This is a predicted structure of a 291-nucleotide RNA (Bacterial RNase P class A) from Saonia flava. The prediction has a mean pLDDT of 77. Its Rfam family is "Bacterial RNase P class A". It is annotated as a ribozyme. It was read from a public genome assembly, where an Rfam model found it.
C1' cells in the first nucleotide's frame, strides 16, 4: 500500500404543495396517532394456533449420525477434539459400521485377486518359499471406497387462515337408473392383518350459492442496565406497543443534502438456514515490495 479474513451499522435526510390507508374522538366537517424488509424472496427446515385421527403388531418410507451444552423445537447455534483446505488471519465436514453381506477402482502394469511375468539377494531335498526393483491411488488369500447399495442407534399421524368458527339470502332433504340395506355395500387409517366409522354408495340430467362478520396481531415480542456463563444463552429490573390489506394501503410535484440508495413489497405469526444486494465503519492475516 495491495490483497484477504471475521465481525458490526444504515439501508435515503430534509421543506413545502396534495394525495391513500388503520385507529382513536366526534352527529358532522374535522383532529390526533401509526403505516414494508435485511432479507418482506426461495417455500428448504422447526414450531405455535385450527381442525380431524388417534389401536396396536408386522412391514415399507423418510430424517438424522464424533463429544458436550443452547433452544418452545430443528436437519438450526455455541463450545470443543478429529480430518481436509489455507502462507496465514481464518473456512468446511453427509464425522457411527468395511471380519453381517453384495459392488466399485479407467489408464498404466506380466497380473487389481486364491493374482503372481523379469533381474538381483538369500534359503530349500525341490519349489516365488523370503526379500528387493518396475507400472500403479492401491500388488502381503490384502488394503481403500458406506451424499456405494446396505447394516447399526435415535426419531417421524395428517391437512393448512384459501386452517377454522358464526350469521344472512336462496333452492329441489328433490327426480331417473343400477346396486346395498347388519348375513355390511361403501369409507377412514402409508400397505397387510386388526380396528373404527357406517345406510347408503355409483351413474345421468337439473336447481340454487359463493354475500358478510370473526381468525386480524400483546409476541416463546422488543431496548436498556446488572448478575451468571468461554460462548451460544439464561434469570431479574425498567420501559415501549412498532402495517393489518383482502384484488390488495405509503404515491405525485418541486427545491435542498449527502459517501450512495443496490437487493427488492408484509398477506396467520415465530425460530433459523440458503440465495442477491450498495454505502460506512472495527478487529485481524502477511506471501510480495520498499526503508
Nucleotide at each position: 500500500c495491495c490483497a484477504g479474513c471475521a465481525g458490526g451499522u444504515c439501508a435515503c435526510c430534509u421543506u413545502a404543495u396534495c394525495g391513500c390507508u388503520c385507529c382513536a374522538a366526534g352527529u358532522a366537517a374535522u383532529u390526533g396517532g401509526g403505516g414494508a424488509g435485511g432479507a418482506a424472496a426461495g417455500u428448504c427446515c422447526g414450531g405455535a394456533c385450527a381442525c380431524c385421527a388417534u389401536a396396536g403388531u408386522g412391514c415399507a418410507g423418510c430424517a438424522u449420525a464424533g463429544c458436550g451444552g443452547g433452544u418452545a423445537a430443528c436437519g438450526c447455534c455455541c463450545g470443543u477434539c478429529c480430518a481436509c483446505c489455507g502462507a496465514a488471519a481464518g473456512g468446511u465436514g453427509a464425522g457411527g459400521a468395511c471380519a453381517a453381506g453384495u459392488g466399485c477402482a479407467a489408464c498404466a502394469g506380466a497380473a487389481a485377486g486364491u493374482a503372481u511375468g523379469u533381474a538381483c539377494a538369500g534359503g530349500u531335498a525341490a519349489g516365488g518359499c523370503u526379500g528387493u526393483a518396475g507400472u500403479g491411488a492401491a500388488a502381503u488369500c490384502a488394503g481403500g471406497u458406506a451424499a456405494a447399495c446396505u447394516c447399526u442407534a435415535u426419531g417421524c399421524g395428517g391437512u393448512g387462515c384459501a386452517a377454522c368458527g358464526c350469521c344472512a339470502u336462496g333452492u329441489a332433504a328433490a327426480u331417473c337408473a343400477g346396486u346395498g340395506u347388519u348375513u355390511a355395500a361403501g369409507g377412514g387409517u402409508g400397505c397387510a392383518c386388526g380396528c373404527c366409522c357406517g345406510a347408503g354408495c355409483u351413474g345421468a340430467a337439473g336447481g340454487g350459492u359463493a354475500g358478510g362478520c370473526g381468525g386480524u396481531u400483546u409476541g416463546a415480542a422488543c431496548u436498556u442496565u446488572u448478575g451468571g456463563g468461554u460462548a451460544a444463552c439464561c434469570a431479574a429490573a425498567a420501559g415501549u406497543c412498532u402495517a393489518g390489506a383482502u384484488a390488495a394501503a405509503u404515491g405525485a410535484u418541486a427545491g435542498g443534502g449527502c459517501u450512495a440508495g443496490a437487493c427488492a413489497g408484509a398477506a396467520u405469526c415465530c425460530g433459523g438456514c440458503u440465495u442477491a444486494u450498495g454505502a460506512c465503519c472495527u478487529g485481524c492475516u502477511u506471501u510480495u515490495u520498499u526503508a